[in-house]
About this RNA
RNAcentral holds the sequence, with entries from MGnify. A computed fold for a 154-nucleotide RNA from a bovine gut metagenome, annotated as Lysine riboswitch aptamer.
RNA sequence: GGUAGAGGCGCGGUAUUCAUGAGUAGUCCGGAGACACAGGCAAACGCUCCCGGCCGAAAGGGUCUGCCGCCGAAGUUUUGCAUCGACGCCUUAAGGUGCAAAGCUGGGCCGUCGGGAAACACCCGCCGGACUGUCACGUCAGUGGAGCGCUAUC
Repeated sequence: GGUAGAGGCGCGGUAUUCAUGAGUAGUCCGGAGACACAGGCAAACGCUCCCGGCCGAAAGGGUCUGCCGCCGAAGUUUUGCAUCGACGCCUUAAGGUGCAAAGCUGGGCCGUCGGGAAACACCCGCCGGACUGUCACGUCAGUGGAGCGCUAUC
């Protein structure tokens, strides 16, 4: 260096189930006013905003089961670029998506704090904890390392 393989509440994708989202958005009907909307421009007096009535979602984030692909599986952070992105137009915000580079993480679990999120779900980051696979050291107890690792084989 090639090939094969192991970790286990293991990873990703996809279809499906269920709840959440939410009695929210929105359609339609009725009512009362304001002259505004993230900025600019324009237009309008209703199509926006507010209240009531009748119906009443979806996405995103989760989850169940199946299937498929896998074991740097993959995830995540930061930066850059592109793109989508608010009423008619333009610009962009929050945010989404894609690509690239760099950094971090063996794996999942639990807890504090901080951030994201509609959310006490869930996700991310720091720190802490025990567990688990692996290697090294050690008589034991145990300690330490990181996947650029480990096992087998050529």